This is a predicted structure of a 75-nucleotide RNA (transfer RNA) from Spirochaetaceae bacterium 4572_7. Rfam family: tRNA. The family's RNA type in Rfam is transfer RNA. From the family's description: Transfer RNA (tRNA) molecules are approximately 80 nucleotides in length.
RNA sequence: GCCGUCUUAGCUCAGUGGUAGAGCAACGCACUUGUAAUGCGUAGGUCAUCAGUUCAACUCUGAUAGACGGCUUCA
Numbered sequence: 001g002c003c004g005u006c007u008u009a010g011c012u013c014a015g016u017g018g019u020a021g022a023g024c025a026a027c028g029c030a031c032u033u034g035u036a037a038u039g040c041g042u043a044g045g046u047c048a049u050c051a052g053u054u055c056a057a058c059u060c061u062g063a064u065a066g067a068c069g070g071c072u073u074c075a
Base pairs, nucleotide, nucleotide: 001071002070003069004068005067006066007065010024011023012022013021018055026042027041028040029039030038048064049063050062051061052060
């Protein structure tokens, strides 16, 4: 320098055009003499950023940024 994959909740990840979810973590309540465990519930998101397509975009297209991997003396 070129190519590919990825970026979604604090963490790990689903979701492939039609209301953004799970597990763990956090918080509250129940249970317990108390803690843990367990059960129930609550909160938590600019879906990396900026544009475009569409009635409608996490999802499709382009650019940018970042992470990871591969190729490279050939144009």

The coordinates come from a structure-prediction model, not an experiment, and the mean pLDDT is 81. The sequence is in RNAcentral, with records from ENA.